[in-house]
RNA sequence: UAGAGAGUAGCUCAGUUGGUAGAGCGGCGAACUGUUAAUUCGUUGGUCCUUGGUUCGAUCCCAAGCUCUCUAG
Numbered sequence: 001u002a003g004a005g006a007g008u009a010g011c012u013c014a015g016u017u018g019g020u021a022g023a024g025c026g027g028c029g030a031a032c033u034g035u036u037a038a039u040u041c042g043u044u045g046g047u048c049c050u051u052g053g054u055u056c057g058a059u060c061c062c063a064a065g066c067u068c069u070c071u072a073g
Base pairs, nucleotide, nucleotide: 001072002071003070004069005068006067007066010025011024012023013022019056026044027043028042029041030040031039049065050064051063052062053061
């Protein structure tokens, strides 16, 4: 310098005909008990990287930018 991929909850990630976002782990509370742990139940969670565009409506489509990874030179 060129090409490709990724950015969604505290962490790991889902989310495909565009219709106001979920799981597991974690945090908090309770039950259980000699106590801890484990287990069970409840609860807690988000400016979907940023800005603009398209659309009645965008995590999703388009453009630019930022960060990270890989490949080639």
Model confidence (mean pLDDT): 80 of 100. A computed fold for a 73-nucleotide RNA from a Nitrospiraceae bacterium, annotated as transfer RNA. Its Rfam family is "tRNA". Its family is annotated with triplet codon-amino acid adaptor activity in the Gene Ontology. By type it is a transfer RNA. The sequence is in RNAcentral, with records from ENA. The organism belongs to Nitrospiraceae, within Bacteria.